[in-house]
TPP riboswitch aptamer (THI element) from Andreprevotia lacus, 103 nucleotides, folded computationally. It matches the Rfam family "TPP riboswitch aptamer (THI element)". Rfam describes the family as follows. Vitamin B(1) in its active form thiamin pyrophosphate (TPP) is an essential coenzyme that is synthesised by coupling of pyrimidine and thiazole moieties in bacteria. The sequence is in RNAcentral, with records from Rfam and Ribocentre. RNAcentral records the identical sequence in 2 taxa.
């Protein structure tokens, strides 16, 4: 003094999908909206210290994107080593690397 991990502590950043279905509400009669109900993925569906914090796992754009699958959503692949996107500090640890003491 760099480096791996995991812990803290204080800051910060991050999402709100999708399918029925009951009621109201609206409408150009397609359909929309809201509230409430069942039910898919997920860590997390206004939820709870859920996740993320320098990055090819937070997320966000492109994107109402392309191809597969699915009632849809999600999944898988492509886009994409794309473009952005929130960090400092403590303590234990790994594994080097200087330098000092003894022998």
């Nucleotide at each position: 003094u760099a480096u791996u991990u995991u812990c803290g502590c204080u800051a910060g950043g991050g999402g709100u999908u999708c399918c029925g279905u009951g009621c109201c509400g609206g409408u150009u009669u397609g359909c929309c909206g809201g509230c409430g109900u069942g039910g898919a993925u997920g860590a997390g569906a206004g939820a709870g210290u859920c996740c993320c914090u320098c990055a090819g796992c937070a997320c966000c754009u492109g994107a109402u994107c392309c191809g597969g699958c699915u009632c849809a959503u999600a999944c898988c692949g492509g886009c994409g080593u794309a473009g952005g996107g929130a960090a400092g500090c403590g303590a234990a640890u790994c594994u080097g690397c200087a330098g000092g003491g003894c022998g």
About this RNA:
Its mean pLDDT, the model's own confidence on a scale to 100, is 76.